The part of an RNA shown here (large-subunit ribosomal RNA, domain II) has 679 nucleotides and comes from Stephanopyxis turris. It matches the Rfam family "Bacterial large subunit ribosomal RNA". The full RNA is in RNAcentral, with records from ENA.
Context: one part of a larger RNA
RNA sequence: GCCGGCGACUUAUAGGUAGUGGCAGGUUAAAGCAGUGAAUGCUGAAGCCAUAGUGAAAGCGAGCCUGAAUAGGGCAUUUGUCACUAGUUAUAGACCCGAACCCGGAUGAUCUAACCAUGGCCAGGUUGAAGCUUAGGUAAUACUAAGUGGAGGACCGAACCGACUGAUGUUGAAAAAUCAGCGGAUGAGUUGUGGUUAGGGGUGAAAUGCCAAUCGAAUUCGGAGCUAGCUGGUUCUCCCCGAAAUGCGUUUUGGCGCAGCGGUAAAUGUUAUAAUUUAGGGGUAAAGCACUGUUACGUAUGCGGGCUGGUAAUUCGGUACCAAAUCGUUGCAAACUAAGAAUACUAAAUGAAUAAUUUACCAGUAAGACUGUGGGGGAUAAGCUCCAUUGUCAAGAGGGAAACAGCCCAGAGCACCAGUUAAGGCCCCAAAAUAAUUACUAAGUGGUAAAGGUGGUGGGCAUGCAGAAACAAUCAGAAGGUUUGCUUAGAAGCAGCAAUCCUUUAAAGAGUGCGUAAUAGCUCACUGAUCGAGUAAGCCUGCGCCGAAAAUGAAUGGGACUAAGUAAUUUGCCGAAGCUGUGCGGUAUACUAGUAGUAUAUCGGUAGGGGAGCGUUCUGUUGUAGGUAGAAGUAUUAGCGUAAGCGGAUAUGGACGAAGCAGAAGUGAGAAUGUCGGC
Numbered sequence: 001g002c003c004g005g006c007g008a009c010u011u012a013u014a015g016g017u018a019g020u021g022g023c024a025g026g027u028u029a030a031a032g033c034a035g036u037g038a039a040u041g042c043u044g045a046a047g048c049c050a051u052a053g054u055g056a057a058a059g060c061g062a063g064c065c066u067g068a069a070u071a072g073g074g075c076a077u078u079u080g081u082c083a084c085u086a087g088u089u090a091u092a093g094a095c096c097c098g099a100a101c102c103c104g105g106a107u108g109a110u111c112u113a114a115c116c117a118u119g120g121c122c123a124g125g126u127u128g129a130a131g132c133u134u135a136g137g138u139a140a141u142a143c144u145a146a147g148u149g150g151a152g153g154a155c156c157g158a159a160c161c162g163a164c165u166g167a168u169g170u171u172g173a174a175a176a177a178u179c180a181g182c183g184g185a186u187g188a189g190u191u192g193u194g195g196u197u198a199g200g201g202g203u204g205a206a207a208u209g210c211c212a213a214u215c216g217a218a219u220u221c222g223g224a225g226c227u228a229g230c231u232g233g234u235u236c237u238c239c240c241c242g243a244a245a246u247g248c249g250u251u252u253u254g255g256c257g258c259a260g261c262g263g264u265a266a267a268u269g270u271u272a273u274a275a276u277u278u279a280g281g282g283g284u285a286a287a288g289c290a291c292u293g294u295u296a297c298g299u300a301u302g303c304g305g306g307c308u309g310g311u312a313a314u315u316c317g318g319u320a321c322c323a324a325a326u327c328g329u330u331g332c333a334a335a336c337u338a339a340g341a342a343u344a345c346u347a348a349a350u351g352a353a354u355a356a357u358u359u360a361c362c363a364g365u366a367a368g369a370c371u372g373u374g375g376g377g378g379a380u381a382a383g384c385u386c387c388a389u390u391g392u393c394a395a396g397a398g399g400g401a402a403a404c405a406g407c408c409c410a411g412a413g414c415a416c417c418a419g420u421u422a423a424g425g426c427c428c429c430a431a432a433a434u435a436a437u438u439a440c441u442a443a444g445u446g447g448u449a450a451a452g453g454u455g456g457u458g459g460g461c462a463u464g465c466a467g468a469a470a471c472a473a474u475c476a477g478a479a480g481g482u483u484u485g486c487u488u489a490g491a492a493g494c495a496g497c498a499a500u501c502c503u504u505u506a507a508a509g510a511g512u513g514c515g516u517a518a519u520a521g522c523u524c525a526c527u528g529a530u531c532g533a534g535u536a537a538g539c540c541u542g543c544g545c546c547g548a549a550a551a552u553g554a555a556u557g558g559g560a561c562u563a564a565g566u567a568a569u570u571u572g573c574c575g576a577a578g579c580u581g582u583g584c585g586g587u588a589u590a591c592u593a594g595u596a597g598u599a600u601a602u603c604g605g606u607a608g609g610g611g612a613g614c615g616u617u618c619u620g621u622u623g624u625a626g627g628u629a630g631a632a633g634u635a636u637u638a639g640c641g642u643a644a645g646c647g648g649a650u651a652u653g654g655a656c657g658a659a660g661c662a663g664a665a666g667u668g669a670g671a672a673u674g675u676c677g678g679c
Base pairs, nucleotide, nucleotide: 001679002678003677004676005675006674011092012091013090014089015088017086018085019084020083021082022081023080025049026048027047031043032042033041034040053060054059063075064074065073066072095233096232098230102223103222104221105220106219107218113197114196115195116194117193118192119191120190121189122187124156125155126154127152131148132147133146134145135144136143160184161183162182164181165180166179167178168177199215201211202210203209208217236613237612238611239610240609241608246259247258248257249256250255260365261364262362263361264360265359266358267357268356271355275350276349277348278347279346280345287337288336292333293332294331296329297328298327300326301325304322305321306319307318308317309316310315368393369392370391372389373388374387375386376385377384398409399408400407413584414583415582416581418580419579420578424574425573426572427559428558429557433571435570436569437568438567439566440565446561452546453545454544456543457542458541459540460539461538463536464535465534473530474529475528476527477526479503480502481501484498485497486496509524513522514521585603586602587601588600589599590598591597614668616665617664618663619662620661621660626656633652634651635650636649637648639646640645
């Protein structure tokens, strides 16, 4: 891991509720009698509930209480009771399994810690303390040297004890080892045997270490089925309805209580709601700037200040400075509003139901998710977070979006090789148009993105110039006073300042740019000629282009497409569990009418509520029917039923054993790191 067996809402007592039954007041308890001792039957109203309530009570009483009250208000002015059944609540282990803990009594020092008693063990080598001897030396010591001697938590290093490093091992050879090195090795050494200390404790050269592979409190049995607002699991079928993830409170936020939302039963019977009409109040959106604030400009007026001039001083002037306030023009606002929608809300009228409301009983939910819209927080970030308000998912299958809970379409009773549509599609993959008309796009744009750029191209609008010849190109001219005046070393069209005239002309600036030290030179404006039809500069708009870099390899779903792209128009078709058709069921209501029909509506569904059934074991009927001419069981398989299931046959098996009608439960397994067995 698989297979098979076992495996979880029980039982008792009490309460209120519903149903069924008895009685109308109901009912017996202990006990007694009969019976065989039990079942059972018969006695037995002591008691309980009901028959009157109300008040804190005395009390009063169809009324009582409050109160000064003859007011107002609160409660009452009556129907039950005893069993059984069902679901529910309480108390008990209370649906099952599951702690870590806490407490009590015992058992442990054969491991290990410390200690006590009594024994054992430490190859070999090295160093050479004190003391002593001899010699030297001294007045005598001291002192010096040589020897002797054999001290030491001394040195090197086996046994022994330990465990610093690395590797191997890591389902090991081993629940701590092996290999190679390593430390101590006469000592606070090591070790044998026997003994002592015990869990609120012992022992500890102290690490919370060790106390039998167990130690921040050993092990074992008991309290004990501790408790678990937590996790996991909880076993047959069909039918009807069908939520919530919100508010308030909570030592409360993953739990509870009340309300909200669901179910069942009854009562009321249109009271409710969609929709329509009418009537309302508002201060949101937008808007606005009178108010509250904020804000830009003004050579408008200018309080006050700065700067500045005059005066001996009081003080009087100036100001292209700052600037209150006022005026004019222009913006902004969740905590601004003179004014002001749509919706929403309120009321009334009309008005559909399986509507609504009330009561009783039974719940679950109180972690929600995303989309659209209005907002707060955040960075006008988030598949972010918090509100409000729709929808969907949750609890919803089907079609579309390539795939895709929350998007679009649409709500699946069952069957059908029928029809017709929605969203979305119609070249092939792949059902249906290689459909039609008119344009656009050339970028594979379509099939990602901005500021900005664009003589890409289509459409529209208005304005100049133009056969008296425009625009572009080419040829020619572009002069004189004059090098204008000033300035300057110089300044001659072209450093700068001022002025910017006149003449000759077809035309030509006291000069558009380049250039020179300054001149020179080139060029432009302007004019003529050549040429011959449009040209110039704007605005609005459609589709494009650039801007455009990401990590495995290419991202319209792919093939492919110049339409099979884009915009607009048109006609067809495809397309779902939608709708329709045909057949068959269930539920509710109504009507007949008596269980069969007809009509209408309806039948997605988690938590959850309600209803109806199937099967298992045992009991009664039952010493049953049946059964060696083959029971139960096992295997395979017709047939039947909406399902759980029923059931014939064949084979196996070898002795038991239905159905029906009732009753009682150790009553249904796929999950619990379930449990036992097998493989």